[in-house]
Overview
This is a predicted structure of a 1534-nucleotide RNA (small-subunit ribosomal RNA) from a marine eukaryotic metagenome. The prediction has a mean pLDDT of 83.
RNA sequence: ACGGAGAGUUUGAUCCUGGCUCAGAAUGAACGCUGGCGACGUGCCUAACACAUGCAAGUCGAACGAGAAAGCCCUUCGGGGUAAGUAGAGUGGCAAACGGGUGAGUAACACGUAAGAAUCUACCUUUUGGUGGGGGAUACCUCUGAGAAAUUGGGGUUAAUACCAUAUAAGUCCCUUCGGGGAGAAAGGCCGCGUAAUGCGGUCGCCGAAAGAUGAGCUUGCGGCCUAUUAGCUAGUUGGUGUGGUAAGAGCGCACCAAGGCGAUGAUGGGUAACCGGCCUGAGAGGGUGUACGGUCACACUGGAACUGAGAUACGGUCCAGACUCCUACGGGAGGCAGCAGUGGGGAAUAUUGCACAAUGGGCGAAAGCCUGAUGCAGCGACGUCGCGUGGAGGAUGAAGGUUUUCGGAUUGUAAACUCCUGUUAAAUGGGAAGAAAGACUCUUGGCUAAUAACUAAGAGGGAUGACGUUACCAUUAAAGAAAGCACCGGCUAACUUCGUGCCAGCAGCCGCGGUAAUACGAAGGGUGCGAGCGUUAUUCGGAAUAACUGGGCGUAAAGGGUGCGUAGGCGGUACUUUAAGUUGACGGUUAAAUACCAUGGCUCAACCAUGGAAAUGCCGGCGAUACUGGAGUACUAGAGGAUAGCAGAGAGGAGUGGAAUUCUCGGAGUAGCGGUAAAAUGCGUAGAUCUCGAGAGGAACACCGAUGGCGAAGGCAGCUCCUUGGGCUAUAUCUGACGCUGAGGCACGAAAGCGUGGGUAGCAAACAGGAUUAGAUACCCUGGUAGUCCACGCCGUAAACGAUGAUCACUGGAUAUGGGACGUGCAUAGCAUGUUCUGUGUCGAAGCUUACGCGUUAAGUGAUCCGCCUGGGGACUACGGUCGCAAGAUUAAAACUCAAAGGAAUUGACGGGGGUCCGCACAAGCGGUGGAACAUGUGGUUUAAUUCGACACUACGCGAGGAACCUUACCUAGGCUUGACAUGUAUGUGACCGUGGUAGAAAUACCAUUUUCUAAGUUUACUUAGACAGAUACACAGGUGCUGCAUGGCUGUCGUCAGCUCGUGUCGUGAGAUGUUAGGUUAAGUCCUUUAACGAGCGCAACCCUUGCCGUUAGUUGCUCUACGAAAGUAUGCACUCUAGCGGGACUGCCUUGGGAACAAGGAGGAAGGUGGGGAUGACUUCAAGUCCGCAUGGCCCUUAUGCCUAGGGCUACACACGUGUUACAAUGGGAAGUACAGAGCGGAGCAAACCCGCGAGGGCGAGCAAAUCGCAGAAAACUUCUCUCAGUUCGGAUUGGAGUCUGCAACUCGACUCCAUGAAGUUGAAAUCGCUAGUAAUCGCGUAUCAGAACGACGCGGUGAAUACGUUCUCGGACCUUGUACACACCGCCCGUCACACCACGAAAGUUGCUUACGCCCGAAGUCGCCUUAGCUAACCCUUAUAGGGAGGCGGGUGCCGAAGGUGAGAGGGAUGAUUGGGGUGAAGUCGUAACAAGGUAGCUGUAGGAGAACCUGCGGCUGGAUCACCUCCUU
Repeated sequence: ACGGAGAGUUUGAUCCUGGCUCAGAAUGAACGCUGGCGACGUGCCUAACACAUGCAAGUCGAACGAGAAAGCCCUUCGGGGUAAGUAGAGUGGCAAACGGGUGAGUAACACGUAAGAAUCUACCUUUUGGUGGGGGAUACCUCUGAGAAAUUGGGGUUAAUACCAUAUAAGUCCCUUCGGGGAGAAAGGCCGCGUAAUGCGGUCGCCGAAAGAUGAGCUUGCGGCCUAUUAGCUAGUUGGUGUGGUAAGAGCGCACCAAGGCGAUGAUGGGUAACCGGCCUGAGAGGGUGUACGGUCACACUGGAACUGAGAUACGGUCCAGACUCCUACGGGAGGCAGCAGUGGGGAAUAUUGCACAAUGGGCGAAAGCCUGAUGCAGCGACGUCGCGUGGAGGAUGAAGGUUUUCGGAUUGUAAACUCCUGUUAAAUGGGAAGAAAGACUCUUGGCUAAUAACUAAGAGGGAUGACGUUACCAUUAAAGAAAGCACCGGCUAACUUCGUGCCAGCAGCCGCGGUAAUACGAAGGGUGCGAGCGUUAUUCGGAAUAACUGGGCGUAAAGGGUGCGUAGGCGGUACUUUAAGUUGACGGUUAAAUACCAUGGCUCAACCAUGGAAAUGCCGGCGAUACUGGAGUACUAGAGGAUAGCAGAGAGGAGUGGAAUUCUCGGAGUAGCGGUAAAAUGCGUAGAUCUCGAGAGGAACACCGAUGGCGAAGGCAGCUCCUUGGGCUAUAUCUGACGCUGAGGCACGAAAGCGUGGGUAGCAAACAGGAUUAGAUACCCUGGUAGUCCACGCCGUAAACGAUGAUCACUGGAUAUGGGACGUGCAUAGCAUGUUCUGUGUCGAAGCUUACGCGUUAAGUGAUCCGCCUGGGGACUACGGUCGCAAGAUUAAAACUCAAAGGAAUUGACGGGGGUCCGCACAAGCGGUGGAACAUGUGGUUUAAUUCGACACUACGCGAGGAACCUUACCUAGGCUUGACAUGUAUGUGACCGUGGUAGAAAUACCAUUUUCUAAGUUUACUUAGACAGAUACACAGGUGCUGCAUGGCUGUCGUCAGCUCGUGUCGUGAGAUGUUAGGUUAAGUCCUUUAACGAGCGCAACCCUUGCCGUUAGUUGCUCUACGAAAGUAUGCACUCUAGCGGGACUGCCUUGGGAACAAGGAGGAAGGUGGGGAUGACUUCAAGUCCGCAUGGCCCUUAUGCCUAGGGCUACACACGUGUUACAAUGGGAAGUACAGAGCGGAGCAAACCCGCGAGGGCGAGCAAAUCGCAGAAAACUUCUCUCAGUUCGGAUUGGAGUCUGCAACUCGACUCCAUGAAGUUGAAAUCGCUAGUAAUCGCGUAUCAGAACGACGCGGUGAAUACGUUCUCGGACCUUGUACACACCGCCCGUCACACCACGAAAGUUGCUUACGCCCGAAGUCGCCUUAGCUAACCCUUAUAGGGAGGCGGGUGCCGAAGGUGAGAGGGAUGAUUGGGGUGAAGUCGUAACAAGGUAGCUGUAGGAGAACCUGCGGCUGGAUCACCUCCUU
C1' cells in the first nucleotide's frame, strides 16, 4: 500500500471493426401504489414575477434641556403627594457598512493559489503626552400661519460630550540658506474622601502621537468554459515629461511630445456561467457538479448620482429619471419581502402569518437591562440516512378453500385452526434527569490610595433564571390484541403454470413478443427480489480502452494531404570546458475550519456528534547534486554538402526535319455494285463509285526496336537531328565542418474534361440526325456528324491524382530474375563464364506482424523524429456563411431528423445468360403417338335449392372413386325425433316389448285390434327380494364426413435406384470450419486401385429374397401317353417325355491373349447363360410447414330439440365454353364373307353353368357336371387359305336419332348396360407445340380379374405376332464432382436502384413582416460632484470700525461651463420568430414505370469531367482493378 468482473444485439454460422442497450452508485428530486414508531438531517432547482398583514435595529437619563397622564392615597375641596424625573418626544453619541437573503449580472485580478508595495483602519490592546480660558446659536417648548394629507413657514425662549474661534505643541506635517521658520487639538460625566482650601483620589470619556491586532483598498505570476462558419484589434490607445487628483501606485484626469501596444502559445468579437473548500462517480488518471455547511464576490423594483461616516456609492438612508401599484379634496403625495412567516402567479415540485430570548452570539449601556424572525426549539412533508416493530415455540388428518392434474395426485403448507408463551412500539396511569452557571450579590486576600472608601485582580460562598416540555428515560396495567406492501418471473436477470385474447387489445431498457395451444399481452394460483417502503421518470459518473496522459488507430473495416520546395515551430551527430533553466534530494513557509481517512470517546446501538492524529499529490523560498536535456564556448568527421574523373536514360524547354498510313483533289484505266451487320437497312454509286496506277494538298500520330525495360517529386514522358537545361549513379576520400530531418500557414507544379482570345481541323468523336433491335429503346449495333481532340497565350486545380501503404534515419536469415556502374578470377579473349561490392526494379519466402487476406531489407517486422487524418450508418464530398474562380465549380464545413445496425476478412451452401469433367430415351438417330374429328372420362368455369368434399408445375386433372338409378351420400328441399340410430353407468317406478292384421301418410311415424314375460330365493295361496330382458322418466353422457394436415401419429408422393450422406480418433485453423470424401486412373456405383495427415467406421451401392432362362434329383393325380383295347367317350398299363413343385447344381473375370504398376479394359474359348444374364421387390441423410383430420387414430376448438339422428324426393349425370387423359377412326400392310390353327394367367356356391330346345340377337327354358390340374366361364384374336370391294366421304368411319326389345334390380323418367331394324354426323393423318420407347422392348392382337344386383373405351394382370435406330455429347432438360465470382442465405421465383403518386416529419431558400441585442454619429439633457461668476437676494459666531448701525472674510441662494442616466434621431451590424410560394431530405403502406447494380448481372464495373435523357441512367475523353473467361508472354516454385 487494500486495488480494476461483464452481458445482449449485424451473420446460415465465424473472427474482427463498430455503434446502440443493460446490470452499479448517486440526487435539494418528482410521479404511481402503499404506509406503524423514533432519532438525526433536509425542503421554490421554475417567475432576480408581483406582493395584503404582522414582525426582522436599536440603545444610552452615568452627554443635554424640558417633562406628562391614568390609577392609588391624603385633602381645609383651592389642592397636594405618589405614580416619576417614569412614559412619550426632541438635541447629542454609538450602532445602523454587522447579522439575514439571493445568484440577476460578471470570462473579470471576479475567484483559487503563491507573492508584493505606494495605503487607510471606528470600537479593542500597549506605550507616551495632554485635557487652558472663552463665544454665539438651535431643536424640544410656546405663540401664530399654509395644506385633504405628506409635510411645512414665521415670531419668541433655552441646554449640552452639538457648534465656533482662540491659547499651548512633546511628537507629527510642510518649507529651509540646515542656523531656523511656519501650520495644526481637546469635553466633560459619574462615584468617593475631605475641607468649606473651588483640595485630593478613582473611574468612564475627550485630544495629539507611536506601535499592535483586526478589517479594508491596490499590484503581480500561475490556474480553471465553448466557438476561427469571429483574424485582425486599439487614439487615452502604448510610452514619456509636466500638472492635477486619491487614503494610496497608476492615462486615474488633463496639456504637450513620440508612435507605439495586443494577436495563430488565439488578440478582438459571439455564446454560456457567480468562483472556491467541497459533493457525486471512478482502481486510478479523470469526468460531472457547486443544494445544505464554510470562505470570497456581486446584487437589493430598473438605471444614474453623490451625501454622512473609520467604513457605503448604503436591502428595511437621501436625490433624480423610468416602469408598476396605492391614497387624494385632483392641487399633490406614498411604496419597494432576492429578511422571517404568509398571499397570488408560474410549475412535475418544495413547509407554520408557531414558541422563546432559557442557551450561543450581536448592538447600545458603567450596569441592571432593552432590542435581536441571528439563533435555540417546536409544527408540516417516508424528501434522505440510520434504528426498532408488525410476534415466539409447538402443531399432520398434511383440514377446508383456492390453483393444477397424466384424475393417482401435487401445491398453497407448519402455513392456518388449535395449545403454551413473551410484551418492543403504540395506549393509559404514575415517577423523572441533563441542557444552568457565569454575570449580579456576599465574604476573604492582594493592588491603587492619605484611606479600612470607591475601583480592580484572584479565591470561596451563593439565591434566582427552562421556550422545548404532558421532554429523554424508568415503572405499572391490559392485551397477540392496533401495525405489509411494492415490483418482477422470454434472454440479459433470481423467479412457471392455467385461463382469457387472437398482429386485436396491448407489452417493450435492448433483442423482440401477439396472426387459436402466448412461461413476453390481461387475470388467477404459485414463485423471486426488496421491505415502511417498492417501482417509474429525469439527471450525473461508471461500465466506454467509445477522444486512448495512464490507454486507441489510419493497405482492404472510419482514417496518409495529388506532389514537391520551404517559413514559424518540434526534434537533432562526436569530444571537452562552463552554467544550473529543465531535472533531482532533503529542508523551511503555506495549503482556513468543516468534509474524507485512522484512533478514542458521547447519545441503549447506529445514523449523528466530540477530541486527537495523519494527510492535503499544489504554490513559494533558500541550500545541495550535475548523469541526461537546455544556454554559452572550443574542437572533430562517421550525418549533410562541395571538388575531380567517368556512366546510363521516352527527364524538361525550343528550333528544324523524315517516312508509312487515313482522307480529299486532279489525271489514266475499268464496270456494277460498294459499304455495313448476328442478320439488315439508312448511306455511296451508271452524273461512273468500290477496286487499281500516277501526281498533288493538308493535318494528326510516330509501326518494328519495345521489355513486370528506362527517366522523373508527382501528374507524366516514345520517329530523327541540333541548341539550352534539371536530377541520378559509380570511383577517388581532396575540401567545408552539423551546415541536418520534418514541416502548421505560404509558394510552385499538377492527367482528362471544361472556360476565354486567336489560329488550325486529316482521322476520331459528346450533342444532334437517320437506320436497325425492342413491348418500349431518349441505349448497346450501323451510316453520318458539330463542339472538342491539335497550336499559342491565359484560367481551372480536380481523379480509383492508388502501392487505396506520408517523409526521414537505424537495425533484423535468405533464394532468384533483371536495369546502370566499379573491382576481381578463370578460359577456346570483338567475348563467354563466375565472384565481390554500390545503386534501381520485380517474384518467392525465415523470424516477426496481421481479424484474416496478406506484408516480409522496396515491411504492413523492431525502434526514433516530425507532419496530416479518423471516432456508428444515413442526412452529407450537403445547407448557410467565408475565401478563390469569367463560368462550370473548387475549398472550408454543420444541424434538425432517422435507423440498430452500416462495415472488413474469411467459411459452408445456393446460384451464374462463369469454366472444366461425367451421366441419364436428356438431345441426336429411329418407331409410334398427342395437339385437328366424334365419343368416353376427369378438371376449371358457368349455372343451380343442391350441382357434397378433397387433390393444382414437374409431383392435381380415367386422381381419392377397384365401379353415384334408391342405398352409397358427406349436398339440397320437405316431413319428423331429442339420453337420441350406437356404447357404458346410476337412480326411480313399470311388465311388457317384439310379432301379426288394419287405418292415415310419400315414408319415417302415429293410432287401433290381437298377443303378452322369464329365472332364482324367501315363504302357505299371494306377495316380497334379487337377477335377466324390454320399454319409460331423470342424470352422467352419446353423436358430428363440423374446423385446424400450419398442433399431430401413421401412410404416401417427389428429387431418385441419383451416388451420395455422415461419424470416431488424429492433424490443421483464433474461429465458423477443413482434412478424411481432394488428386491420377477405373466403374453402373464414394465400385475398386494407386497416391496421400490421415487412420478407421456407419447409413446408402453391390450381394443375400422372388421370378424367368439350362441341367440334375425326388414325386406322379385331376397332368402326360412311348404301349394295348375301343367308332368315340374312355379304360387298362406306365412315369420315359411334357408338365406340375420341392430340393440341388450352374457364372466366379474362374481360363487364355493383348494393354496397364494396379484396379480394370478389349478380344477369345468353353457354356443354356459372360462380365450387376433379363425382370421385380428393396428408396441413404435430407428437401418441398408437399398430400391426407372425408380410410384409421388423435390434441385443441366448435354444435348439443342440432353442425346429431330417421325418412321421401332431388342433386353429385346440369352446359355458350377451356384444358388434361383415353377410345374409335380417317382406310387396301385395309373392310366384308367363309374356312383352318396355336396361348397364358385367372375366376366360380345368394356361384360358374355344359349339352339339348326356343329366339335374327341380347337372351329365355330345362338343368348334367363342378368348392374344381377332373366341371364350367371358354370356340382366343391378330395369323393362315379362298372370295369380294378398287380410292370414293366409299362395302371406310361409326356418332346421333327413331322404332322394337332383352337383362339386372322394390324401382331403369331425371339416370343403367346390351340386342335387332332403320338413320349414317364429324373425320381424307392433323399449326405452333409436345409425349412414350433401346429388345422379346416399341408397335399391334386378343384373353382374364378386382370392384360389382346391374353398369369399363378406365385400372391391374396374361400371353400371341414382333421391328427400326443410337454417328455422337455442340445444343435443350435434369443430375453428380472439382473450381471461380457473388451485395444471395426465405438462398436468382434471390437481392436491389431511381423517377412519379399519396400521407406525415424536421430542415434550407424566399418578396417581406415583427421583436431583441449591439457599436457609431448627432440632438436634448434630470439629479449630482467639480470649476467659474455673483457692485443688485439672504446671512448669529471670525476681523475692521465711528460698535444694537456699517463694512470685510466666509457661507446660503442664484447663474453658467465640463461630465452626465433616461429619452429622441440617423444610417448600420448581429441574431431570433414568422412568411404566399419553392427545394431537396427522411419515414410509411401489398401503389405506378422500368430493371441501373450484385454472376462476365446479360453493353465488366467504378471514377473525375462534359453533354444528353421520364427514371434508374446513356455517351464522349482520360484514369483505376476493388473485372470474369480463354489464349499468349514474362516471372516464381518443384